RNA sequence: UGUAGCUAAUUGGUAGAGCAUCUGACUUGCAUUCAGAAGGUCACAGGUUCAAUCCCUGCCA
Numbered sequence: 001u002g003u004a005g006c007u008a009a010u011u012g013g014u015a016g017a018g019c020a021u022c023u024g025a026c027u028u029g030c031a032u033u034c035a036g037a038a039g040g041u042c043a044c045a046g047g048u049u050c051a052a053u054c055c056c057u058g059c060c061a
Base pairs, nucleotide, nucleotide: 001061002060005019006018007017013050021037022036023035024034025033044058045057046056047055
């Protein structure tokens, strides 16, 4: 340090973004562009709290 396939925000109140993927429009076709969609038990196990990705402990890499 660990959060979506990859990168990476979120300092207690149901986790967003970029790229990638899929669908549609555009094109003779591809690409670009535009619109939309899907994709997350926030490494794992406990504790605190009305409530934990967030605080504490342990553990794994």
Predicted 3D model of a 61-nucleotide RNA (transfer RNA) from Podarcis muralis. Taxonomically the source falls in Podarcis (Eukaryota, Bilateria, Bifurcata, Lacertibaenia).